A computed fold for a 691-nucleotide part of an RNA from a bacterium, annotated as large-subunit ribosomal RNA, domain II.
Its mean pLDDT, the model's own confidence on a scale to 100, is 83.
It was read from a public genome assembly.

Context: one part of a larger RNA
């Protein structure tokens, strides 16, 4: 891993509810009798009900408090019994899954731990203690030399124990081993064999090691289906309806409960919703009148720190405060002040729609993006916390956004090779315009979104104002002088170091001079005029569209080719474009009418028409299918061939599924009614078998 069995809400026992059904006051329990069994009879003890209130005394359709005749609280009534079915307690309680706990005169030291009893084993080599002997010297302790000698938790180093480093294994030769290398190797050595000790106990030169591939408490069975607020799986079919991730409280925060939101079912009956009206209010906003912050200025005050100045007196730049003006800031400021949103009353459409209240059953109580008011971050975040019962996902497919749960468009009942439109698009890949007007961009800028501060005599518009045919504005040509070298200074200053002063004449016009230069003159410009030329120049402002700024890993992207429009901007007609509307034909749900059938007269069935509706997870409520078994039924089918098995293609059903046909198989099987479950498989690291 594939295929095939087998696998999960049961049963008992109470409560409640809701349907049936027997009676109208209902119903038996244990017990006991018949009976082969299903069962039947007898049993009214007892149970629910028929009245409540009070703690009770009690009293009664009332009663309890209360002085109360008042006000308040609860009550002022119909069932019972059995079945189905939902659910909730008890219990293994939908099913598998622990790690653990506790028990037992349970079972284990063939491995290993430690100990007894007995036995075995250590090539070879090398070092050479104590001792002894000999000899020399020495007066003497005694020294020294030689020779034997052989001791050690001695050395080196096979066996044999060990297991340091590495490799290699690592679905392994092996549930720790092989290679190489490395400690011990006469010893607190190894090693055979038999015995001892044991589960809260045991051995332990201590590592909580080791007690049979088990050890912070072995293995076995029990207790046991321990518990598991946790993961995981939980098996056919259609209809209607359809949520939540939010508060409260929780030793609680992935868990419960109670409110909310769903569905049924009943009442009530418009009470939803919608208009118009009448309320408060203090939020955006705006504003300084209070309560503070915070910028210029003017005055006015001071035992006002300090700088400068002076000999000092002061003076002068500040410093603190208050007052006024101009100008402003606020979640914990308001002299003001919306829009929405609450609330009250009055009217209205809709009835296939809302809503409130009971009651049956629930799930949800990790939420996600956006969008718009905000808190905290950094006016970071696919961040984090609130509003806004805002919109989609959750639980919604279908088209657009190249791909893309949350964004845009629109909410799939079925079928159809029919039509029109959303959004979004029309050059090809790609369904429609290589549409129509005017502009714009030259940057491949742009071709969905997506980049700054700063820079730009890229280039479009719009406005303002100056100057100009009495000649602008740029170019050219020509003048730009006299008094004067202005006076002081100064070595020297002639426009042009510096100070002071800037008159005045010729003029078309020309500064007692705006730059450059000289040691000081010279020299070359300017301003400033006149000629040539001939029609526009200059200068702010505000905007459109580019351009600089802009650095990365595939040539790496506008989805892509590719385009100068297929790009921007206006403005306008076509046409494409979905499961969205329309059209034709069909289901099923609901409302309402009409017919018909039945009725226990309440109603219930079927039809027809007409509206109006049918995505869907948790989840609620409905109708059905299919297994295996009873009873009864078809005086049923079956070797003339049952069930089962193959075979997509026949027929019927909205489906589950049912019926036919061939073949195959070889003995049992079905149709209707009811009725009872060991009743449906694809998942559980499912369990068993086979490949």
């Nucleotide at each position: 891993g594939c295929c095939a069995a087998c696998g999960a809400g049961u049963u008992c026992u109470a409560g409640c509810a809701u349907c049936c059904u027997g009676c109208g006051g209902g119903c038996u329990a244990a017990a006991g009798g018949c009976g082969c069994g299903a069962g039947c009879c007898u049993g009214g003890a007892g149970c629910c009900g028929c009245a409540g209130g009070g703690a009770a005394a009690c009293c009664g359709a009332g009663u309890g408090u209360g002085a109360a005749u008042a006000g308040c609280g609860c009550g002022u009534u119909u069932g019972u019994a059995g079945g189905a079915u939902g659910c909730u307690a008890g219990a293994g309680a939908c099913c598998c899954g622990a790690a653990g706990c506790c028990a037992g005169a349970g079972c284990g030291a063939u491995c290993u731990a430690c100990c007894c009893a007995u036995g075995u084993g250590c090539a070879g080599g090398g070092u050479g203690a104590a001792u002894g002997g000999u000899g020399u010297c020495g007066a003497a302790a005694g020294a020294c030399a030689c020779c034997a000698g052989g001791a050690g938790g001695c050395c080196c180093g096979a066996a044999c124990c060990g297991g340091u480093g590495a490799g290699c294994c690592g679905u392994u030769c092996a549930a720790c081993a092989c290679u190489c290398u490395c400690g011990g190797a006469u010893g607190a050595c190894a090693u055979g064999u038999g015995g001892g000790u044991c589960g809260a106990a045991g051995u332990g030169a201590a590592a909580a090691g080791c007690u049979a591939a088990u050890c912070g408490a072995g293995c076995c069975u029990g207790g046991u289906a321990a518990u598991a607020g946790c993961u995981g799986g939980u098996u056919c079919u259609c209809u209607c309806c359809g949520a939540a991730a939010u508060a409260g409280c929780u030793u609680u925060u992935g868990g419960g409960u109670u409110a909310g939101c769903g569905u049924c079912g009943a009442a009530u009956g418009u009470u939803c919703c919608c208009a118009g009206g009448g309320g408060g209010g203090g939020u955006a906003g705006a504003g300084c009148a209070c309560u503070g912050g915070a910028a210029g200025g003017u005055c006015u005050c001071g035992a006002c720190a300090g700088g400068g100045c002076g000999a000092a007196a002061g003076c002068u730049c500040g410093c603190g405060a208050g007052a006024c003006c101009u100008a402003u800031c606020a979640a914990a400021c308001u002299c003001c002040g919306a829009a929405u949103a609450c609330u009250c009353c009055u009217g209205g459409u809709u009835a296939a729609a809302a809503a409130u209240u009971c009651g049956g059953c629930a799930g949800u109580u990790a939420g996600a993006c956006u969008g718009u008011g905000g808190g905290g971050g950094c006016u970071a975040a696919g961040c984090u916390c609130c509003a806004u019962u805002g919109g989609u996902c959750a639980a919604a497919a279908g088209g657009g956004a190249a791909a893309c749960a949350g964004c845009c468009c629109a909410g799939a009942u079925c079928u159809c090779c029919a039509g029109u439109u959303a959004a979004g698009g029309u050059c090809c890949c790609u369904a429609a315009a290589u549409c129509u007007a005017u502009g714009c961009u030259a940057a491949g800028u742009g071709c969905a979104c997506u980049u700054a501060a700063g820079g730009u005599g890229g280039u479009g518009g719009a406005a303002a104002u100056u100057c100009u045919c009495a000649a602008a504005c740029a170019a050219u040509g020509a003048g730009g002088a006299g008094g004067u070298u202005g006076g002081c200074u100064u070595a020297g200053a002639a426009g042009c170091a510096g100070c002071c002063a800037u008159c005045c004449u010729u003029u078309a016009a020309a500064g007692a001079a705006a730059g450059c230069g000289u040691a000081a003159c010279a020299g070359c410009u300017c301003a400033c005029u006149c000629a040539u030329c001939g029609a526009g120049a200059g200068u702010u402002u505000c905007u459109g569209c580019g351009c600089c700024g802009a650095a990365g890993a595939u040539a790496a992207u506008c989805g892509g080719g590719g385009c100068u429009a297929a790009g921007c901007a206006u403005a306008g007609u076509a046409c494409c474009g979905a499961a969205a509307c329309u059209g034709a034909g069909g289901a099923c749900a609901g409302u309402a009418u009409u017919u018909u059938u039945c009725u226990u007269c309440g109603g219930a069935a079927a039809a027809a028409u007409a509206c109006c509706g049918u995505g869907g997870u948790a989840g609620g409520a409905g109708a059905g299918u299919u297994u295996u078994c009873g009873u009864g039924u078809c005086u049923g089918c079956g070797u003339u061939g049952a069930a089962g098995g193959c075979g997509a293609a026949g027929g019927g059903g909205u489906g589950a599924c049912c019926c036919a046909c061939g073949c195959u198989g070889g003995a049992g099987c079905g149709u209707c009614a009811c009725g009872a479950a060991g009743u449906a498989a694809g998942a559980a690291u499912g369990u068993u078998g086979g490949c």